[in-house]
RNA sequence: AAAAGGUAAACUCCGAGAGAUCGGGGGGCACAAAGCCGCGGGUCCCUAAAGGACAGCCGGGUUGCCGAA
Numbered sequence: 001a002a003a004a005g006g007u008a009a010a011c012u013c014c015g016a017g018a019g020a021u022c023g024g025g026g027g028g029c030a031c032a033a034a035g036c037c038g039c040g041g042g043u044c045c046c047u048a049a050a051g052g053a054c055a056g057c058c059g060g061g062u063u064g065c066c067g068a069a
Stems, first nucleotide, its partner, number of pairs: 006031002011026006029056001035062003039059003042054004
């Protein structure tokens, strides 16, 4: 590079939650790890406190498809 595939943004419908957000259907912005893990940084939510969320914010760890170079 190619091939076989994969995931699925915004938006929308239903549901859960105090909320960030999450699950399912539709929908495709994009992604070579946009698979997984809250270890570090960061951002967000909420509380009296304790906590919680985001892995498609960055780093790190770990697993995986193809094979011209």
A computed fold for a 69-nucleotide RNA from a soil metagenome, annotated as c-di-GMP-I riboswitch aptamer. RNAcentral holds the sequence, with entries from MGnify. The prediction has a mean pLDDT of 87.